Small-subunit ribosomal RNA, 5' domain from a metagenome, 486 nucleotides, folded computationally. The full RNA is in RNAcentral, with records from SILVA. Its Rfam family is "Bacterial small subunit ribosomal RNA".

Context: one part of a larger RNA
RNA sequence: GAAUCAACGCUGGCGGCGCGCCUAACACAUGCAAGUCGAACGAGAAAGUGGAGCAAUCCAUGAGUACAGUGGCGUACGGGUGAGUAACACGUGGGUAAUCUACCUUUUAGUGAGGAAUAACCGAGGGAAACUUUGGCUAAUACCGCAUAAGCCUGAGAAGGGAAAGCAGAAAUGCGCUGAAAGAGGAGCCCGCGGCCGAUUAGCUAGUUGGUAGGGUAAGAGCCUACCAAGGCAGAGAUCGGUAGCCGGCCUGAGAGGGCACACGGCCACACUGGCACUGAAACACGGGCCAGACUCCUACGGGAGGCAGCAGUGGGGAAUCUUGCACAAUGGGGGAAACCCUGAUGCAGCGACGCCGCGUGAGCGAUGAAGCCCUUCGGGGUGUAAAGCUCUUUCGUCAGGGAAGAUAGUGACGUACCUGGAGAAGCAGCUGCGGCUAACUACGUGCCAGCAGCCGCGGUAAUACGUAGGCAGCAAGCGUUGUUC
Numbered sequence: 001g002a003a004u005c006a007a008c009g010c011u012g013g014c015g016g017c018g019c020g021c022c023u024a025a026c027a028c029a030u031g032c033a034a035g036u037c038g039a040a041c042g043a044g045a046a047a048g049u050g051g052a053g054c055a056a057u058c059c060a061u062g063a064g065u066a067c068a069g070u071g072g073c074g075u076a077c078g079g080g081u082g083a084g085u086a087a088c089a090c091g092u093g094g095g096u097a098a099u100c101u102a103c104c105u106u107u108u109a110g111u112g113a114g115g116a117a118u119a120a121c122c123g124a125g126g127g128a129a130a131c132u133u134u135g136g137c138u139a140a141u142a143c144c145g146c147a148u149a150a151g152c153c154u155g156a157g158a159a160g161g162g163a164a165a166g167c168a169g170a171a172a173u174g175c176g177c178u179g180a181a182a183g184a185g186g187a188g189c190c191c192g193c194g195g196c197c198g199a200u201u202a203g204c205u206a207g208u209u210g211g212u213a214g215g216g217u218a219a220g221a222g223c224c225u226a227c228c229a230a231g232g233c234a235g236a237g238a239u240c241g242g243u244a245g246c247c248g249g250c251c252u253g254a255g256a257g258g259g260c261a262c263a264c265g266g267c268c269a270c271a272c273u274g275g276c277a278c279u280g281a282a283a284c285a286c287g288g289g290c291c292a293g294a295c296u297c298c299u300a301c302g303g304g305a306g307g308c309a310g311c312a313g314u315g316g317g318g319a320a321u322c323u324u325g326c327a328c329a330a331u332g333g334g335g336g337a338a339a340c341c342c343u344g345a346u347g348c349a350g351c352g353a354c355g356c357c358g359c360g361u362g363a364g365c366g367a368u369g370a371a372g373c374c375c376u377u378c379g380g381g382g383u384g385u386a387a388a389g390c391u392c393u394u395u396c397g398u399c400a401g402g403g404a405a406g407a408u409a410g411u412g413a414c415g416u417a418c419c420u421g422g423a424g425a426a427g428c429a430g431c432u433g434c435g436g437c438u439a440a441c442u443a444c445g446u447g448c449c450a451g452c453a454g455c456c457g458c459g460g461u462a463a464u465a466c467g468u469a470g471g472c473a474g475c476a477a478g479c480g481u482u483g484u485u486c
Stems, first nucleotide, its partner, number of pairs: 001486004006482005013359006019352002021317001026315003030312003035073003040070002048061005080270003090194007099187003104183008112146001114144002121136006152161003166175003196242003203233003208230008245267004249260004272293005295306004323349001325348003331345001332343004362392004372383004396427001398422005406414001430475005435456003441470005451458002
């Protein structure tokens, strides 16, 4: 000098675009953050309103609506965090004849005939609750056989095995369902190479290294098991210890290099801590399940409930980091034939000079030069065209009116950009420094005191170095200090 997820001190007008818990992966009140489909299925209220009736009550409507249930798809995406991890985790280049792939696209072959249940519901019971036991009824695109098999699978062959579901519509037809092939996108696994520190860590290893057989997986493999052999790694650093998510990138630098990993994008890992599987095309699953543990809460003491490293927000820690906002209008995602519903993703708004950029705080004229203040050799000099005064303008801001684009036919949360008009110089300047480095000097106070200080060093009675004032210098809605990097 440049940079910064910054903080602190003094000060603070506006706008645009960004950024905003680096510390306790500490604990969390409350609300919201993943639902949707009645064109898969069975069932099905009530309030209210209208009518009848003396009334009890009944009928119609509300409505095949609400709530719930079976079933399908989604919930593995999107969002958060960086704890762990020195590893095929990541980057890069390959391999997979050792593999999988829901939804989507293309192509092809089918979609016949049956069966048995079960929730909801009704009845009986247990429990404080969470919830639960039992008897009975019922449907399906839920479940199970049978038939068929162009592809497909097993097999050397012979042969054997294995599917399906309907719904809407008056119909046409559409949406589905099953088998197979291909594609696209996605994923798993394997390999070469690359990127931290320590030798005051030198030996490490028993499923360890290899083989055979078996199991297991979508798939190769000690991945697992039994048996057999005794191997495997290491000074080109094994093992151990410390530190750390990796990369695109970002900062600096002429470059080589050094530093960093915040925002944005890709990958990975994690979801109170540890373990486990289930479902599923895919999870060993943040807002799913089970077990154990710590913690918090409820309890009728028998037993239960919970997981903000989602968005806001609270306490705590800290030098330090925001609103319990609006909207699905746009973009995108899930469901649905659609209408539409959901979406704290996202789009916006709010707060913060935290950063970058832009603009303003007036312009012209105006005295050998007011006052005040400062200095003085007392003559004068400085502040200084600065002010006042005169003339003028109205950017920004403010007030009033109009008003887009963002939106393809409709639809705007945001309320801006922009245009017109009004008033009035009106509402808007500070911070740091002035011994040398380093641009900028005098007076007074103080007297090795009080203090300053990045380094050298100032201060002990004339201090350009402390404090104040005047003046000056630098930057400016900022200025300075501190931390960190080059």